[in-house]
RNA sequence: UUCGCGCGGCCCGGGAGACUCUGCCCCAGGCAGGGCCGAAGGAGCAACCGCCCCGGUAAACUCUCAGGCGAACGGACCGGCCGCGAAAC
Numbered sequence: 001u002u003c004g005c006g007c008g009g010c011c012c013g014g015g016a017g018a019c020u021c022u023g024c025c026c027c028a029g030g031c032a033g034g035g036c037c038g039a040a041g042g043a044g045c046a047a048c049c050g051c052c053c054c055g056g057u058a059a060a061c062u063c064u065c066a067g068g069c070g071a072a073c074g075g076a077c078c079g080g081c082c083g084c085g086a087a088a089c
Stems, first nucleotide, its partner, number of pairs: 001087001005085005011080004019034001021033005035069003041065001042063003048056003
């Protein structure tokens, strides 16, 4: 110095899916039962690689433990902004 790279931010914006289900109750809702969703988090596996018995290793795929199925909150991810680092000169 950075129209680029990496990480982070209790900063801003966007941000999906799935129950007008059933029963009871002190009925904005709560409890129980069953059904459903996947984009917090978590878990699992291929190619490939290795010291090849076995191990390493990915997701927006799969599983649904957790979470969620009015709003709110949350929300992977994307964009903006900021900070730190790396890189180059």